[in-house]
Context: one part of a larger RNA
RNA sequence: UGACGGGGGCUCACACAAGCGGUGGAGGAUGUGGCUUAAUUCGAGGCUACGCGAAGAACCUUAUCCUGGUCUUGACAUGCUUGGGAAUACCUGUGAAAGCAGGUAGUGCCUUUCGGGGAGCCCUUGCACAGGUGCUGCAUGGCUGUCGUCAGCUCGUGUCGUGAGAUGUCGGGUUAAGUCCCUUAACGAGCGAAACCCUUGUCACUAGUUGCCAGCGCGUAAUGGCGGGGACUCUAGUGAGACUGCCGGUGUUAAACCGGAGGAAGGUGGGGAUGACGUCAAGUCCUCAUGGCCUUUAUGGCCCGGGCUGCACACGUCCUAUAAUGCGGCGAACAAAGGGAUGCGAACCUGCGAGGGCAAGCAAAUCCCAAAAAACGUCGCUCACUUCGGAUUGCAGGCUGCAACUCGCCUGCAUGAAGCCGGAAUCGCUAGUAAUCGUAGGUCAGCAUACUACGGUGAAUGUGUUCCUGAGCCUU
Numbered sequence: 001u002g003a004c005g006g007g008g009g010c011u012c013a014c015a016c017a018a019g020c021g022g023u024g025g026a027g028g029a030u031g032u033g034g035c036u037u038a039a040u041u042c043g044a045g046g047c048u049a050c051g052c053g054a055a056g057a058a059c060c061u062u063a064u065c066c067u068g069g070u071c072u073u074g075a076c077a078u079g080c081u082u083g084g085g086a087a088u089a090c091c092u093g094u095g096a097a098a099g100c101a102g103g104u105a106g107u108g109c110c111u112u113u114c115g116g117g118g119a120g121c122c123c124u125u126g127c128a129c130a131g132g133u134g135c136u137g138c139a140u141g142g143c144u145g146u147c148g149u150c151a152g153c154u155c156g157u158g159u160c161g162u163g164a165g166a167u168g169u170c171g172g173g174u175u176a177a178g179u180c181c182c183u184u185a186a187c188g189a190g191c192g193a194a195a196c197c198c199u200u201g202u203c204a205c206u207a208g209u210u211g212c213c214a215g216c217g218c219g220u221a222a223u224g225g226c227g228g229g230g231a232c233u234c235u236a237g238u239g240a241g242a243c244u245g246c247c248g249g250u251g252u253u254a255a256a257c258c259g260g261a262g263g264a265a266g267g268u269g270g271g272g273a274u275g276a277c278g279u280c281a282a283g284u285c286c287u288c289a290u291g292g293c294c295u296u297u298a299u300g301g302c303c304c305g306g307g308c309u310g311c312a313c314a315c316g317u318c319c320u321a322u323a324a325u326g327c328g329g330c331g332a333a334c335a336a337a338g339g340g341a342u343g344c345g346a347a348c349c350u351g352c353g354a355g356g357g358c359a360a361g362c363a364a365a366u367c368c369c370a371a372a373a374a375a376c377g378u379c380g381c382u383c384a385c386u387u388c389g390g391a392u393u394g395c396a397g398g399c400u401g402c403a404a405c406u407c408g409c410c411u412g413c414a415u416g417a418a419g420c421c422g423g424a425a426u427c428g429c430u431a432g433u434a435a436u437c438g439u440a441g442g443u444c445a446g447c448a449u450a451c452u453a454c455g456g457u458g459a460a461u462g463u464g465u466u467c468c469u470g471a472g473c474c475u476u
Stems, first nucleotide, its partner, number of pairs: 005476001007475007015465002019429005026320008034311002042053002065306002068303004074129001078128003083123003088105007109118003131295002134293003140289002142284003145280001147278001152191006158167003171182003197272004202240007212229002216227003243266001246260005322422001326381006338369003343362002348357003388419001393414007435457007
């Protein structure tokens, strides 16, 4: 100087408390450990690994994963070299394919003394070399997590100290904040905080098509369907608006705090992006780059098949439930945000259905995906392992795709397991939040209970800091 303390003081945070809903018990999905295996590729490991890399393992992907078959200047790059042939297209045998062995057609461009020569491309011989998801993240760059969106971390000059260093950055107030004010051997400054950026909430102006329809007409069984219109909604561009600006009180006449007015919004309005100096030799050599080491008829390359999906068990994260605030049938409402050309695919026909047939429209504010679902109305069920729950299994089908056996998804009929609210323990959340309800997208041939977005309905509790946890400042 730091760090630490079951030292002290002050302060903060869903940290506790007050509440709401979960996890831990069941079945299933998924990841991990373990076990097994020819192989179950590799990495990630308290918080900060475990629905993580993986935004999607049937083949491919896929990797020194395994069994087997094959290639050796190589799948790919550059240069030199031997011999041959333009390029290119196609066929045969063998084979699981890769590969290996052979065959056919075909002769373009530049130049020429018509013999040939040259460029380019291909095959071939040899050489430099290629290649490596091989090792080392404790040799590294880059990127990332975490403390933490916590309020800190420093510098110049000056001053103090022999010096390491201190001061500034402390103290009194205040703030979300080292935010600001006052004091002051300090005076200033930088990186952070804040602001600038995006979005949402209000209004105005501009612009009205594909959007909208108040008024005026036309037309229809009905619909902005048509003429038209720019009022409204909306779209998307430009502005305005919020600054403790105004009033009262408290305060040191300060910073600021409390209350109020006006206002769509009030004290950072809500949300996001943004992550200081550093910490953990944190993570990643399997994104990429890269030093060193290793490998070179193999640790490189290609291929068929298998594995990554294996199951006495253990853990994490989720989904579905255990029911009446419910389940089922029927009826009839109301979104937002997205995606669409090897695509989205209406209507119609067909099938109980998944789906199929035909096919309109749409590079989309125009057409399609598209039905929003909870909610609401009504009927049944009447507390029952049931009209709860849906695992498992059998049969019959559909879709994608060379191919669904290992190992996909979906449909129908039948079957109808555990489960009656869960021990110790433990997690999330303070408002349009929790809870609950659906929708879309990326990945993708196919496959979503995951992930990322979107809207609908919509609470309870707290206004405290004694305690648990973590953090900041001062002090010891």